A computed fold for an 85-nucleotide RNA from Firmicutes bacterium UBA2203, annotated as c-di-GMP-I-GGC riboswitch aptamer. Model confidence (mean pLDDT): 87 of 100. It was read from a public genome assembly, where an Rfam model found it.
């Protein structure tokens, strides 16, 4: 540079569950651990998904202003180890 087959030592936590916000999505602690080699960090004016109190209409609904998702791709910066070259 390139790659995650082995291996140390370490790290990060999903879905539950409890508590608080939230209108929802969903978030933030605690507790769990399914996964995760960047599941570090930045970005939501790149794709793309979720909510829709409020607003809009031809009103069992639709569309949205707006909010929310980085553990959905893709992007920028930095990096542990271990194998190759």
């Nucleotide at each position: 540079c390139u790659u995650g087959c082995u291996a140390a030592g370490g790290g990060c936590a999903a879905a539950c569950c409890u508590g608080u916000c939230g209108a929802a999505a969903g978030a933030c602690a605690g507790g769990g651990a399914c996964g995760c080699a960047a599941a570090a960090c930045c970005a939501a004016a790149a794709g793309g998904c979720c909510u829709a109190a409020g607003g809009u209409u031809u009103u069992u609904a639709a569309c949205u202003a707006a909010g929310g998702c980085g553990g959905c791709u893709g992007g920028g910066u930095u990096g542990c180890c271990a194998a190759g070259a």